[in-house]
Notes:
RNAcentral holds the sequence, with entries from Rfam. This is a predicted structure of a 109-nucleotide RNA (SAM riboswitch aptamer (S box leader)) from Falsibacillus albus.
Formats: sequence, C1' cells, structure tokens
RNA sequence: AACUUAUCAAGAGUGGUUAAGGGAACUGGCCCGAUGAAACCCGGCAACCUGCUGACAACAGUAAGGUGCUAACUCCAGCAGAAUGUAUCUACAUUUUGAAAGAUAAGGU
Repeated sequence: AACUUAUCAAGAGUGGUUAAGGGAACUGGCCCGAUGAAACCCGGCAACCUGCUGACAACAGUAAGGUGCUAACUCCAGCAGAAUGUAUCUACAUUUUGAAAGAUAAGGU
C1' cells in the first nucleotide's frame, strides 16, 4: 500500500509551550479560530488487541502495555431507492433506507 472483518448518536481540560490557521481529499454549504487554530507536552475518555482477575469458553471486571480518540452524527450534502408535500411527468423540498468515500482497530498477504 491493497484486501477481509467489526465499529462509527455515547464519552473526554477554565492546564502548559507556541502563534494562524482548521473542520481527510474534490465540489457546494455550514461552522470553529487572537476570549488563541494546527502542532507538541501534560491531563482525560474509551475498551479494539495484549496482560491481569472472576475455575473462564461465552460473559463480566480491571486499565498495566499497544493503538485510538478528546467542537458540531464521520459537521452536512454529492450516488440509488422509498414515503410525504409542492409543482405536473420531470424537477424541487423534507424525512428515511442503502451504497460510495473516509476514520479507527484487529487479521492474514
């Protein structure tokens, strides 16, 4: 890097350094940011894998180790279906389902 499987509505700082951007990419929106973005440190959350405990397979607990996460549903839409409404045969709006894309973990190649 591609593939497979699982999850993606919950949770998490009034801290320190620093200083202008950030919300994955493209398009269109909508937001966050000098009352301090991103990054790093510390703190915290969670419980996917390992460990440990419950005789422990299931299951439950724990949080030592490996990751991850720490504004907004994965911030929302983009493709397809359904329902309702408007307008009249095709479009728009709302709701909803699925896909696609993405993120994270584990696995084998």
The coordinates come from a structure-prediction model, not an experiment, and the mean pLDDT is 84.